Context: one part of a larger RNA
RNA sequence: UGACGGGGACCCGCACAAGCGGUGGAGCAUGUGGUUUAAUUCGAAGCAACGCGAAGAACCUUACCAAGUCUUGACAUCCUCUUGAAUGUGUGGUAAUGCAUACAGCUCUUUUAGAGCAAGAGAGACAGGUGGUGCAUGGUUGUCGUCAGCUCGUGUCGUGAGAUGUUGGGUUAAGUCCCGCAACGAGCGCAACCCCUAUGAUUAGUAGCCAGCAGUAAGAUGGGCACUCUAAUCAGACUGCCCGGGAUAACCGGGAGGAAGGCGGGGAUGACGUCAAAUCAUCAUGCCCCUUAUGACUUGGGCUACACACGUGCUACAAUGGCGUAAACAAAGAGAAGCGACCUCGUGAGAGUAAGCAAAUCCCAAAAAUAACGUCUCAGUUCGGAUUGUAGUCUGCAACUCGACUACAUGAAGCUGGAAUCGCUAGUAAUCGCAGAUCAGAAUGCUGCGGUGAAUACGUUCCCGGGUCU
Numbered sequence: 001u002g003a004c005g006g007g008g009a010c011c012c013g014c015a016c017a018a019g020c021g022g023u024g025g026a027g028c029a030u031g032u033g034g035u036u037u038a039a040u041u042c043g044a045a046g047c048a049a050c051g052c053g054a055a056g057a058a059c060c061u062u063a064c065c066a067a068g069u070c071u072u073g074a075c076a077u078c079c080u081c082u083u084g085a086a087u088g089u090g091u092g093g094u095a096a097u098g099c100a101u102a103c104a105g106c107u108c109u110u111u112u113a114g115a116g117c118a119a120g121a122g123a124g125a126c127a128g129g130u131g132g133u134g135c136a137u138g139g140u141u142g143u144c145g146u147c148a149g150c151u152c153g154u155g156u157c158g159u160g161a162g163a164u165g166u167u168g169g170g171u172u173a174a175g176u177c178c179c180g181c182a183a184c185g186a187g188c189g190c191a192a193c194c195c196c197u198a199u200g201a202u203u204a205g206u207a208g209c210c211a212g213c214a215g216u217a218a219g220a221u222g223g224g225c226a227c228u229c230u231a232a233u234c235a236g237a238c239u240g241c242c243c244g245g246g247a248u249a250a251c252c253g254g255g256a257g258g259a260a261g262g263c264g265g266g267g268a269u270g271a272c273g274u275c276a277a278a279u280c281a282u283c284a285u286g287c288c289c290c291u292u293a294u295g296a297c298u299u300g301g302g303c304u305a306c307a308c309a310c311g312u313g314c315u316a317c318a319a320u321g322g323c324g325u326a327a328a329c330a331a332a333g334a335g336a337a338g339c340g341a342c343c344u345c346g347u348g349a350g351a352g353u354a355a356g357c358a359a360a361u362c363c364c365a366a367a368a369a370u371a372a373c374g375u376c377u378c379a380g381u382u383c384g385g386a387u388u389g390u391a392g393u394c395u396g397c398a399a400c401u402c403g404a405c406u407a408c409a410u411g412a413a414g415c416u417g418g419a420a421u422c423g424c425u426a427g428u429a430a431u432c433g434c435a436g437a438u439c440a441g442a443a444u445g446c447u448g449c450g451g452u453g454a455a456u457a458c459g460u461u462c463c464c465g466g467g468u469c470u
Base pairs, nucleotide, nucleotide: 007470008469009468010467011466012465013464015460016459019424020423021422022421023420026315027314028313029312030311031310032309033308034306035305042053043052064301065300066299067298068297069296070295073126077125078124079122080121081120082119083118084117087102088101089100090099091098092097106116107115108114109113128290129289131288132287133286137284138283139279140278141277142275144273149188150187151186152185153184154183155164156163157162168179169178170177194267195266196265197264199235200234201233202232203231204230205229208225209224210223213222214221238261241255242254243253244252245251317417321376322375323374324373325372327370333364335362338357339356343352344351345350383414388409389408390407391406392405393404394403430452431451432450433449434448435447436446
């Protein structure tokens, strides 16, 4: 000077408390450990690994295993020779590839040739490595933590390490601001500047809208641009005004006006540093290692195994419910090798035909909870849907290992969950659907979107983490 203390003082945070809903019990999904295996590729490991890398393993992916193959190589540059690209056909083989064969017409120039481009053969220089080391590294990322801190110049003090400033009295979400002070200033952070959202104005009016007029089954049409909306520019909030408190300060409490009030709500934004934190398998890279193999190709298998253990989720155990009938109301997105109306067929998943739409025009598209009516009457049930059988649909060379979905039948556990433990303070929790990325197909995951919409917070003694002074 730091760090630490079951030392002290002060302060903060869903940290506790007050509440609401979960996990832990069941079935399933998914990740991990373990075990198994020819292989179950590799990484991630308290918080900060475990629906994580993976925004999607049937082949491919794929790195793993078995078998069959190649050796200047699947990929790059250089040299020599030959041929002219391309594109097919037959045949062996599971394929990679082997053999035979047809046709042959690349472009340019200064044309017996040369150059470019492509293929084949040969020689090596080399290629190649998801092999090792994240404790050799760059870059990127997590974390404490969006916590309020971390420093510097000059000056002063101290023999010096260092101190001061940054401490003190108030105040704030904040090292935020005010006052004081051997300090005076400054930088990185805080805040603001950026985006979305809440109100209004102006401009604009199609593919959007419809008050009045005409008109219809229908904003379909004539018409209009008021309204909604769209999207550009502005306005608006600043403790600006009033009262009280405070030190005549900063600021705090209340009020007015206002769509909004004291950071209005949300996002992006992450200081100096910590953990030899993570990543050599995104990429890059030093060194080491392999070089007829630790490289490359193919077929098949595996990553999907299963006495078990853990994490994260979904569905439930029902009447605030299940089922049936017929009604209503979103937002945000995607669409051309795509989205695909209407119509017909099918109980259905879907099929057939096919209009429109590169989309404020067409389409995915049905929003669902909700409300109305009917039924069930507390049961392992008309709850619950696992599992299994049969028959199918779709994608795709191909659904056996190993896809999703449909119909009929089957109808398991489960009657609210021990110790323990998690999330959340308002349009939040809870609950209800919708969309997107990845993607041929394959979400209960992830990322967004809206609908309905609570309870509670006395307070800071205690648990956890953090900040300041001592």
Small-subunit ribosomal RNA, 3' major domain from an uncultured bacterium, 470 nucleotides, folded computationally. Its mean pLDDT, the model's own confidence on a scale to 100, is 86. The full RNA is in RNAcentral, with records from Greengenes.